[in-house]
RNA sequence: GCAGGAUGAAAAGCGCCAGAACCAGGAGCUUCCUGGUUGACGAGGAGAGGGAGGUUAUCGAAGUCUUCGGCGGAAACCCUCCGGUGCGCCACCAUCGAAAGGCAUGAACAAAUACCGCCGGCAACGGCGGGGACAGAUAAAUGCCAUGUGGCUGA
Numbered sequence: 001g002c003a004g005g006a007u008g009a010a011a012a013g014c015g016c017c018a019g020a021a022c023c024a025g026g027a028g029c030u031u032c033c034u035g036g037u038u039g040a041c042g043a044g045g046a047g048a049g050g051g052a053g054g055u056u057a058u059c060g061a062a063g064u065c066u067u068c069g070g071c072g073g074a075a076a077c078c079c080u081c082c083g084g085u086g087c088g089c090c091a092c093c094a095u096c097g098a099a100a101g102g103c104a105u106g107a108a109c110a111a112a113u114a115c116c117g118c119c120g121g122c123a124a125c126g127g128c129g130g131g132g133a134c135a136g137a138u139a140a141a142u143g144c145c146a147u148g149u150g151g152c153u154g155a
Base pairs, nucleotide, nucleotide: 014072015071016070017069019068020038021037022036023035024034025033026032027031041060042059043058047081048080049079050078051077082097083096084095085094086093088152089151090150091149092148101145102144103143104142105141115130116129117128118127119126120125
């Protein structure tokens, strides 16, 4: 130094990078080696555990190129449990998830990009500041509908 092992930490558009592209240096020079850089912009979204899944995973902005490609993780989905609602209680059933029944309508509000300026780096590129904007889903908003089965208790 490499490989392996043990232990700890670690990932909501989140974490990582060996394809690819770009930069610097070197070579046996259009190819290869070494090192580095890029590799998702916000909004929204989490009851607990497990299973499945791993792509066709909510919404738009930018870009027209790589926000490509790859690995991993987190939702939705299914099961169990917990909790809410179905106008008192229990069980079941249905439905949802802590502003917690269904359907429809659909408000307000972004950041990056771009522009100006500054800082770091040989560079690719990274960071900070300033002014001005521009969404859609969605909601604790509005409307409509629903407000179960059996038993018990009370009036």
A computed fold for a 155-nucleotide RNA from a Clostridiaceae bacterium, annotated as glmS glucosamine-6-phosphate activated ribozyme aptamer. Of the family's consensus pairs, 88% are formed in the model. Taxonomically the source falls in Clostridiaceae (Bacteria, Bacillati, Bacillota, Eubacteriales). Rfam family: glmS glucosamine-6-phosphate activated ribozyme aptamer. From the family's description: This entry contains a glucosamine-6-phosphate activated ribozyme that is found in the mRNA for GlmS. GlmS is an enzyme that uses fructose-6-phosphate and glutamine to generate glucosamine-6-phosphate. The sequence was found by an Rfam model in a public genome assembly.